RNA sequence: GUCAUGUCCCGGGGACGGUGGAACUCCGUACCGGCGGUGAGAGUCCGCGAACCGGCCAGUGGGCCGGCCGAUCUGGUGGAAUUCCAGGACCGACAGUCAGAGUCUGGAGGGGAGGCGCAUGAC
Numbered sequence: 001g002u003c004a005u006g007u008c009c010c011g012g013g014g015a016c017g018g019u020g021g022a023a024c025u026c027c028g029u030a031c032c033g034g035c036g037g038u039g040a041g042a043g044u045c046c047g048c049g050a051a052c053c054g055g056c057c058a059g060u061g062g063g064c065c066g067g068c069c070g071a072u073c074u075g076g077u078g079g080a081a082u083u084c085c086a087g088g089a090c091c092g093a094c095a096g097u098c099a100g101a102g103u104c105u106g107g108a109g110g111g112g113a114g115g116c117g118c119a120u121g122a123c
């Protein structure tokens, strides 16, 4: 250093104004971007997680399997970029709500892709 096993910790961001009887939900203008990969850095490429739906098990703590799973173009630089630079677009689970939610409240002091470290062993 690589691999295997065990283990600790970490592991999602963002709003104001206007109208109105009522909206942080509408309208206007802003703002935000999980994890791994990729010839060079990604919300929009490839894949994964979460959420949601179904089945089975379990029996109020959940587990396993399957399904579903949004959205990007143009120009520039370069050996190489849908990742950088310039410009213009677009997308965003479920439940709740005096009125429709990426930004409020809630499940969640949860789960989690995975990441740093530590221990042991093998090479």
Base pairs, nucleotide, nucleotide: 001123002122003121004120005119006118007117009115010114015029016028017027018026030103031102032092033091034048035047036046037045043090044089052067053066054065055064056063057062072088073087074086075085076084094106095105096104
Background
The RNA shown here (FMN riboswitch aptamer (RFN element)) has 123 nucleotides and comes from Propionibacterium acidifaciens. Its mean pLDDT, the model's own confidence on a scale to 100, is 86. The source organism's lineage runs through Bacteria, Bacillati, Actinomycetes, Propionibacteriales and Propionibacterium. It matches the Rfam family "FMN riboswitch aptamer (RFN element)". Its family is annotated with FMN binding in the Gene Ontology.